RNA sequence: CGGGCCGGCCAGGCAGUCGCGGGCGUCGGAGAGACAACCGGCGCUCGAGGAAAGUCCGGACACCGCAGGGCGGGGUGGUCGGGAAAUCCGACCCGGGGAAACCCGCGGGAAAGUGCCACAGAAACAAACCGCCAACCCGGCGGGCCUCUCGAGAGCCCGUCGGCGGCAAGGGUGAAAAGGUGCGGUAAGAGCGCACCGGCGGCGCGGUGACGCGCCGGCCAGGCAAACCCCACCCGGUGCAAGGCCAAGCAGGGACGUUGACGCUGCCCGCCGAGUCCCAGGUAGGUCGCAGGGCCGAUGGGCCCGCCGCCCCUUGCUCGCAUUGGGGCGGCAGAUGGAUGACUGUCCACGACAGGAUCCGGCUUACCGGCCGGCUUACGGA
Repeated sequence: CGGGCCGGCCAGGCAGUCGCGGGCGUCGGAGAGACAACCGGCGCUCGAGGAAAGUCCGGACACCGCAGGGCGGGGUGGUCGGGAAAUCCGACCCGGGGAAACCCGCGGGAAAGUGCCACAGAAACAAACCGCCAACCCGGCGGGCCUCUCGAGAGCCCGUCGGCGGCAAGGGUGAAAAGGUGCGGUAAGAGCGCACCGGCGGCGCGGUGACGCGCCGGCCAGGCAAACCCCACCCGGUGCAAGGCCAAGCAGGGACGUUGACGCUGCCCGCCGAGUCCCAGGUAGGUCGCAGGGCCGAUGGGCCCGCCGCCCCUUGCUCGCAUUGGGGCGGCAGAUGGAUGACUGUCCACGACAGGAUCCGGCUUACCGGCCGGCUUACGGA
């Protein structure tokens, strides 16, 4: 240096033409008409992302619900800290991977109880299929010893087989088999004893803590809690299609007085229909919610601050550029069939994933390629 690891940044650039959405200004149209609103032209200006996405988690906000307590249900789960909160972040601990930098972990409890552990296997939890044993007990067979001339029988001993038993070392099954390795020990064995290792428990020390280290005790306990369960902590529901305001038409309610020809009915009242005025809820529709930040007002708006563009003054000099300070004007995505695009020229490393829809904090997923910084050295090169 390559390679590896971690973090951050960019996401085609420039110019021109046309087009689209918002704001402001201006001109025109429509309207009896000023303003506002509507339609159109012109000018200035702004116009998606690192994930805008998935909608997974938390919140703001809005409406609904709600004395208090319990049961049930759901979620979270090493420790400490940060944070409004979070299936969030950081550091550390433990376990796993890597030579290292570093990465990964749905990481409470299996010694409260219940349940499950395919196939195989005797057995999936406190077991015995093959196997090992014959010290003790019982029986069969063979042999020996003693008493005896021989035989039979009793007793004792040895061998062998079986039973009653003992064992869990070895074999076998399995993902997993009752701590591991070795020595001693024994009839054979076994934490039965001992040494080392692992686990568990107790004590001491260190640490805020998870935990680590040391000593002691043979205490040795299978796995699964994303099975029920236990422990600790947390948890109302619905989401901007929330919700507020205005509100056409049709239907509804009220008041008024008039009218009704052939309305009920010849006349009066009443009813019904027509007319005028008013009212409520509220549909279509509109508007607010809705956006740089803060404060005030409360759907109109005002003030202050920040950033960007243009112009003017000031300042500097190489005199048409730069810049300190100040001022003026304009703008800061906010759509609602939902805008941010197309074409041309040019350059290069030839351009990925993808696009707001109430907002914010996270997580996850997708992604052409490039740049910068830090760390590491198993391997390759010098």

Notes: Bacterial RNase P class A from a Thermoleophilaceae bacterium, 382 nucleotides, folded computationally. Its mean pLDDT, the model's own confidence on a scale to 100, is 77. It matches the Rfam family "Bacterial RNase P class A". By type it is a ribozyme.